A computed fold for a 475-nucleotide part of an RNA from Capsicum annuum var. glabriusculum, annotated as small-subunit ribosomal RNA, 3' major domain. NCBI's taxonomy places the organism under Eukaryota, Streptophyta, Gunneridae, Solanales, Capsicum annuum. Its mean pLDDT, the model's own confidence on a scale to 100, is 81.
[in-house]
Context: one part of a larger RNA
RNA sequence: UGAGGGGGCCCGCAUAAGCGGUGGAGCAUGUGGUUUAAUUUGAUGCAAAUCGAAGAACCUUACUAGGGCUUGACAUGCCGUAAAUCCUCUUGAAAGAGAGGGGUGCCUUCGGGAACGUGGACAUAGGUGGUGCAUGGCUGUCGUCAGCUCGUGUUGUAAGGUGUUGGGUUAAGUCCCCCAAUGAGCGCAACCCUCGUAUUUAGUUAUCAUCGUUGAGUUUGGAACCCUGAACAGACUGCCAGUGAUAAGCCAGAGAAAGGUGAGGAUGACAUCGAGUCAUCAUGCCCCUUAUGCCCUAGGUGACACACGUGCUACAAUAGCCGAGACAAAGGGUCGCGAUCCUGCGAGGGUGAGCUAACCUCAAAAACCCAUCCUCAGUUCGGAUUACAGGCUGUAACUCGCCUACAUAAAGCCGAAAUUGCUAUUAAUCGCCAGUUAUCCAUACGGCGGUGAAUUCAUUCCCGGGCCUUAUACA
Numbered sequence: 001u002g003a004g005g006g007g008g009c010c011c012g013c014a015u016a017a018g019c020g021g022u023g024g025a026g027c028a029u030g031u032g033g034u035u036u037a038a039u040u041u042g043a044u045g046c047a048a049a050u051c052g053a054a055g056a057a058c059c060u061u062a063c064u065a066g067g068g069c070u071u072g073a074c075a076u077g078c079c080g081u082a083a084a085u086c087c088u089c090u091u092g093a094a095a096g097a098g099a100g101g102g103g104u105g106c107c108u109u110c111g112g113g114a115a116c117g118u119g120g121a122c123a124u125a126g127g128u129g130g131u132g133c134a135u136g137g138c139u140g141u142c143g144u145c146a147g148c149u150c151g152u153g154u155u156g157u158a159a160g161g162u163g164u165u166g167g168g169u170u171a172a173g174u175c176c177c178c179c180a181a182u183g184a185g186c187g188c189a190a191c192c193c194u195c196g197u198a199u200u201u202a203g204u205u206a207u208c209a210u211c212g213u214u215g216a217g218u219u220u221g222g223a224a225c226c227c228u229g230a231a232c233a234g235a236c237u238g239c240c241a242g243u244g245a246u247a248a249g250c251c252a253g254a255g256a257a258a259g260g261u262g263a264g265g266a267u268g269a270c271a272u273c274g275a276g277u278c279a280u281c282a283u284g285c286c287c288c289u290u291a292u293g294c295c296c297u298a299g300g301u302g303a304c305a306c307a308c309g310u311g312c313u314a315c316a317a318u319a320g321c322c323g324a325g326a327c328a329a330a331g332g333g334u335c336g337c338g339a340u341c342c343u344g345c346g347a348g349g350g351u352g353a354g355c356u357a358a359c360c361u362c363a364a365a366a367a368c369c370c371a372u373c374c375u376c377a378g379u380u381c382g383g384a385u386u387a388c389a390g391g392c393u394g395u396a397a398c399u400c401g402c403c404u405a406c407a408u409a410a411a412g413c414c415g416a417a418a419u420u421g422c423u424a425u426u427a428a429u430c431g432c433c434a435g436u437u438a439u440c441c442a443u444a445c446g447g448c449g450g451u452g453a454a455u456u457c458a459u460u461c462c463c464g465g466g467c468c469u470u471a472u473a474c475a
Stems, first nucleotide, its partner, number of pairs: 001475002005470008014459002018422005025313008033304002041052002063299007072124001076123002078120004086101006106113002126288002129286003135282002137277003140273001147186006153162003166177003192265004197233001199231005207222003211217001236259001239253001242250002302441001315415001320373001323370001325368001331362003336355002341350003381412001386407001389404004428451006
């Protein structure tokens, strides 16, 4: 000096106080295990396990079986030949192999050249093969925790110390005071974005009035409002009282749309974990080179005694079914969104207005309100499973897609030990949208709004972290 143990101070949904879950059931999904020709592979306490994967029928695909190729699917260089694209036939599961036809283009100094195809020899290509314990880059984690250092000076024989400790204070090594220290850097904060208020400016496709309509804006006028875009203002402990060392600050108040970091995001110091990734990419070394490379067909990644994780749906009356009525925000759309009308119980089908979108469209918001039935039951709860009939996408839906109708109606009556999230527009609950897609296994992920609580204002204990200090033992 460091790590660990003890002590002091402090912080955090850490505990406590509360609300909702997980753990029990069914299903979805990921992992282990087992099985398999193959079940490709990475990730494994927190910090792996709806993770890489913003979407495995083929492709993807890396795995397996079989059929093929060997200068190769791809790149550059050399030589020869032939324009190239195109059409037909045979064989084959396809890849491919074989045969026939048609066609002769562009530039030219007529030597040849360019583009594309094909044959040959070699340099070489190729590798999702190995090593993340050879690496770059990127990322996780401690942790948005308040720390980590340096110059000069000074001190100690030195390792080092001091500064950075102390007294207060803060979300903060934030600030103030004192001090052999005095300054500075990376972090903190601020600068950036979104939301919340006002003003100015601009008014189309948005808005208001008029006119008009079954409905639609096709008219006219306006810029007060809403809204959209831009610019600017605004919050700084600025003001007042108390408290404090007359400081930093703390507490209460006024005014204010907002008050003490206004709320959220982006932003992640020095280091740690030989953390993760050679399968994004790049790359050293090693390995394969008629195969560990490349093409194709089929299968597999979807198996199933079981174990674990993350979710969805429930077990009902604050509910369920039927009928009627109301209110969002944010997004997507020409390979598209698709109104209207017809048709079908429905998923859908036919038709195809409008829209490259504040114009048209997806689009119906759902919880909610009103009203009917049900009356505590394994039920009008719950919907798994199964049978049959259909629809859609796509060469193709058996392995292995989604959706619809009818029938079927399983477990489940609130879940042991244990364990998890959340402090406000939060939890809980309700629906909507996007990306990836031909379709979709999405109950996922990322956003959007609607309704909208309870409890704490404490630090004894558990867990994690920060600062100071300390006996003995350790390096």